[in-house]
Molecule: FMN riboswitch aptamer (RFN element)
């Protein structure tokens, strides 16, 4: 270093301003969980959510460049937003919850 068990801690962000009225519309601004892989909201998988439960369902990207390798980097232009609350990614709520997982400690095995 590895495997198993137990325990501890951590573990989701974001609305300024304007438009006759609006934290929901329009403009504008801003945000981006976890693992994998060349560093990823939009590649693959997981989580939250839905469902009595199981099977299951659950958003979104292209072009050019560099490179051995990039839908991940650089440049450019786009797009997406669980559930309930009268239409909401940013407000309120379930939630002082849950959680993928991350870090650490102890014991046992080999």
């Nucleotide at each position: 270093a590895g495997u198993u068990u137990u325990c501890u801690u951590c573990g989701g962000a974001a609305a300024u301003g304007a438009g006759a009225u609006g934290u929901u519309c329009u403009c504008u601004a801003c945000u981006g969980g976890c693992g994998g892989u060349a560093a990823a909201g939009c590649c693959c998988g997981c989580g939250a959510g839905c469902g009595c439960a199981a099977u299951g369902c659950u958003a979104a990207u292209c072009c050019g460049g560099u490179g051995a390798g990039a839908u991940c980097c650089c440049g450019g232009a786009g797009c997406c937003a669980a559930c309930a609350g009268c239409u909401g990614g940013u407000c309120u709520g379930g939630a002082a919850g849950g959680g993928a997982g991350a870090a650490g400690a102890a014991a046992a095995c080999a």